RNA sequence: GGGGCAUUAGCACAGCUGGUAGCGCGCUACAUUCGCAUUGUAGAGGUCAGCGGUUCGAAUCCGCUAUGCUCCA
Numbered sequence: 001g002g003g004g005c006a007u008u009a010g011c012a013c014a015g016c017u018g019g020u021a022g023c024g025c026g027c028u029a030c031a032u033u034c035g036c037a038u039u040g041u042a043g044a045g046g047u048c049a050g051c052g053g054u055u056c057g058a059a060u061c062c063g064c065u066a067u068g069c070u071c072c073a
Stems, first nucleotide, its partner, number of pairs: 001072007010025002013022001019056001027043005049065005
């Protein structure tokens, strides 16, 4: 220098053919307990890495950029 893959909540990850962003753990409140833990219920937490394009509509398709991993030279 060139190719490929990944980037989604604090963490690890799903998200099907483009149509309301989710699960688990963690966090907060309440219930349960003498108290803690466990369990149950409810809740908070997101620029879907960034910018732009296509589209009525983009986490999803296209281009560029950034970071990480990997292959070739």
Record summary:
This is a predicted structure of a 73-nucleotide RNA (transfer RNA) from a Clostridiales bacterium. The organism belongs to Eubacteriales, within Bacteria. Its mean pLDDT, the model's own confidence on a scale to 100, is 82. Its Rfam family is "tRNA". It is annotated as a transfer RNA.